[in-house]
Context: one part of a larger RNA
C1' cells in the first nucleotide's frame, strides 16, 4: 500500500451552505461505452509441467524431439441483454409546493415596567459603621449608619422555572409592538427522482482579547493598603484600574462535549414528560398515532465500562481523520491578523 480503526486506549473538522467529484427510488423501450461469452492475432527463447530420448546402477543433470502452458494484450471481429452507463417515455413509496391548524427564552430593531444596589438633595437623629476565626486597613461629631421624601444614572430581569421549550451550532429568558427565519401535525390536492454527501469555497462562530467613538450602577484582572504566615507577590478583608455594557470594525479560539460526522433502511418492550392529531368515557377518564426529550431494558455490539429504535446494534452512500512516547502542535516556510496571535506542519535527538 493492504489491512484495522475512531463515546472513555491514538483519531469526528465548532457548526452549517455548497460548486467540482462519488453514489442514487420504480416500470417500459432503444442503445452498447462498461461488462460477459466466442473467434483471430500475438505472447522469442530459456525456465515451470507432460510424453519421447541420452548419459549413468537409479535420482540428480543433459534434450539441438514433441506437446500442453505463458492466467496477458489488440482502435481487430462475432455475440449476449441481466446488471451500471447513455439517450427517450412513464409511475409515486424518495424530496418538494399549495391550503388549514399549533407551539417556541430561534434572530434583529423600538419602546417600556417593578424589585434592587450606587450616588446626590433634604428632613428627623446621635454615635457609632462596616468586616472577620479573631482583627485591622475603611467610613463617621466637617453629623456617619438607621429611618423618611424627591431626584439621577446604570447593568441585570426574583418568582412562573421545569433530566421544560427554541436553534446548525456557538447560544437564547421581564413585559409590548415592528420586522424576520426554521419546525411539528392533519387532511386533500399538486410537480415528478428535482436526492444524498461534499475535497477547495463561503458564511456563522462563547469567553478573553484588539481599534474608534460613547457608556460607566454593581462586580473586579492589574494595583494599594491591612490581616494570616517562617515567608505568603495567595486564599480573607477595606479599596480599586482596564474590562464586563452600547454601536461599528477585527479577532477565530476552548473540556466549541453526547468527548459520538451527516443522510438512508431494519431490528423486543417499559416508565415519564413536551408540541400536534383521532377516538373515547359521567369525568379534567382512557386509548391509539405522531414529532422530540429523558429514565430503564431484550436480542445484539463492546476490552471492560457502557451502549441499546434518539444505538456505541444490523446495512448501505459519501466525507473528515488515526499509525508507540517525548521533542511539538514546537521550529522552517506559507497563508491570515492592527497585535495577541491563528492555521497549515516537519526533523535531528532521546526512551
Nucleotide at each position: 500500500c493492504u489491512g484495522g480503526g475512531c463515546g472513555u486506549a491514538a483519531a469526528g473538522c465548532g457548526u452549517g451552505c455548497g460548486c467540482a467529484g462519488g453514489c442514487g427510488g420504480u416500470c417500459c423501450g432503444c442503445u452498447a461505452a462498461g461488462a460477459c461469452a466466442g473467434a483471430u492475432g500475438u505472447g522469442a527463447a530459456a525456465u515451470c509441467c507432460c510424453c519421447g530420448g541420452g548419459c549413468u546402477u537409479u535420482a540428480a543433470c543433459c534434450u539441438g524431439g514433441g506437446g500442453a502452458a505463458c492466467u496477458g494484450c489488440a482502435u481487430u471481429u462475432u455475440g449476449u441483454g441481466a446488471c451500471u452507463g447513455g439517450c427517450g417515455g412513464g409511475c409515486u413509496a424518495a424530496a418538494g409546493u399549495a391550503u388549514g391548524g399549533c407551539a417556541c427564552a430561534g434572530g434583529g430593531g423600538g419602546g417600556u415596567a417593578g424589585a434592587a444596589u450606587u450616588c446626590c438633595a433634604c428632613g428627623u437623629g446621635u454615635a457609632g459603621c462596616a468586616g472577620u476565626g479573631a482583627a485591622a486597613u475603611g467610613c463617621g461629631u466637617a453629623g456617619a449608619g438607621a429611618u423618611g421624601u424627591g431626584g439621577a444614572g446604570g447593568a441585570a430581569u426574583a418568582c412562573c422555572g421545569a433530566u421544560g421549550g427554541c436553534g446548525a451550532a456557538g447560544g437564547c429568558a421581564g413585559c409590548c409592538c415592528c420586522c424576520u427565519g426554521g419546525g411539528c401535525c392533519a387532511a386533500u390536492a399538486c410537480u415528478g427522482a428535482c436526492g444524498c454527501u461534499c475535497a477547495u469555497g463561503c458564511a456563522c462562530g462563547a469567553a478573553a482579547g484588539c481599534g474608534u467613538g460613547g457608556g460607566g450602577g454593581a462586580c473586579c484582572a492589574a494595583c494599594a493598603g491591612g490581616a494570616u504566615u517562617a515567608g505568603a507577590u495567595a486564599c480573607c478583608c477595606u479599596g480599586g484600574u482596564a474590562g464586563u455594557c452600547c454601536a461599528c470594525g477585527c479577532c477565530c479560539u476552548u473540556a466549541a462535549c453526547g468527548a459520538u460526522g451527516u443522510c438512508a433502511a431494519c431490528u423486543a418492550g417499559u416508565u415519564g414528560u413536551u408540541g400536534g392529531g383521532g377516538a373515547u368515557u359521567c369525568a379534567u377518564u382512557u386509548c391509539c398515532u405522531u414529532a422530540g426529550u429523558a429514565a430503564c431494558g431484550u436480542a445484539g455490539c463492546u476490552a471492560a465500562c457502557g451502549c441499546g429504535u434518539g444505538a456505541a446494534g444490523u446495512u448501505g452512500a459519501c466525507c473528515g481523520c488515526c499509525u508507540g512516547g517525548g521533542g511539538a502542535g514546537u521550529a522552517c516556510g506559507g497563508u491570515c491578523g492592527c497585535a495577541a496571535g491563528a492555521u497549515u506542519a516537519a526533523a535531528a535527538c532521546u526512551c
A computed fold for a 351-nucleotide part of an RNA from Paraburkholderia phenazinium, annotated as small-subunit ribosomal RNA, central domain. Model confidence (mean pLDDT): 88 of 100. The full RNA is in RNAcentral, with records from ENA, Greengenes and SILVA. Taxonomically the source falls in Paraburkholderia (Bacteria, Pseudomonadota, Betaproteobacteria, Burkholderiaceae).